Source information
c-di-AMP riboswitch aptamer (ydaO/yuaA leader) from Candidatus Ozemobacter sibiricus, 135 nucleotides, folded computationally. The sequence was found by an Rfam model in a public genome assembly.

RNA sequence: GGCCAUGCCACGCCGAGUUCCGAGCAGAUCGGAAACGGGGGACCCACGUCCUGGGGUGAAUUCCAGCCCGCCUGGAAGGGCGACCUUCAGCGCCCAACCCGCCAGCUAACCUCGUAGGCGACAGAAGGAGGAGAC
Repeated sequence: GGCCAUGCCACGCCGAGUUCCGAGCAGAUCGGAAACGGGGGACCCACGUCCUGGGGUGAAUUCCAGCCCGCCUGGAAGGGCGACCUUCAGCGCCCAACCCGCCAGCUAACCUCGUAGGCGACAGAAGGAGGAGAC
C1' cells in the first nucleotide's frame, strides 16, 4: 500500500418506521409521552358477494404475444425511485414481497395495531424556501 472480515462513528437514500422521559450499574429489556403510519367501525350515500370467494399493507398493476404452458420471456399502457421543495425535459433503475381466512365500501364517536428492514450518489432549466460565511 492492497484485499477480506468484524466493530464503532459520521453524512445521506428508499420506507410510516423517529424523538424525548423514567426504571435498569452499563446493556438487554420494561413502562410512558409526542410524532408519523395502518386497520376496524354509524346515519347518509354508494355498492358488493354467491355462480368464478372476497379483502388488506405496498409504487409494485392491467393488457397483448410467445413459449420448454412454470408464478417463464418479451412488448405496450400505467405506477414508483434517483440527495431542500414544485414543475418541465432528459438519462438510469424498479414494478416485489407479505398478510387476513368466507369476513370487512365510505364512515363521526369509538376500538385497535406498527415504529421495521434494506442500502450508498444523475446531472440540466424555471420558480420558491432555507442556511452558512465575510464585511
The model forms 92% of the base pairs in the Rfam consensus.
Its mean pLDDT, the model's own confidence on a scale to 100, is 79.
Its Rfam family is "c-di-AMP riboswitch aptamer (ydaO/yuaA leader)". About the family: This family represents a conserved RNA structure found upstream of the ydaO and yuaA genes in Bacillus subtilis and related genes in other bacteria.